[in-house]
Transfer RNA from a Clostridia bacterium, 71 nucleotides, folded computationally.
The coordinates come from a structure-prediction model, not an experiment, and the mean pLDDT is 81.
The organism belongs to Clostridia, within Bacteria.
It matches the Rfam family "tRNA". Rfam classes the family as a transfer RNA.
């Protein structure tokens, strides 16, 4: 220097155009004589800026990182 993938809640992860699933922590809450454990309910500015669209987590473009490949 050139080319690829990838980035979604504290942590894992699903979602390839139609307003984000699930598990696990963490808070509430039942419940118990007080805990555990069980069961209930709860939470996102989808890395960042810009286009496209009636609509964008998705699709283009430029960033940031992190990871391999060529040389």
């Nucleotide at each position: 220097g050139g080319c690829g993938c990838c980035a979604u809640a504290g942590c894992c992860a699903a979602g390839u155009g139609g307003u984000a699933a699930g598990g696990c922590a963490c808070g509430a809450g039942u419940c118990u004589g007080c805990a555990a454990a069980a069961c209930u309910c709860u939470g996102a500015u989808c890395c960042c800026c810009g286009g496209u669209u009636c609509a964008a987590a998705u699709c283009c473009g430029g960033g940031u990182g992190g990871c391999g490949c060529c040389u």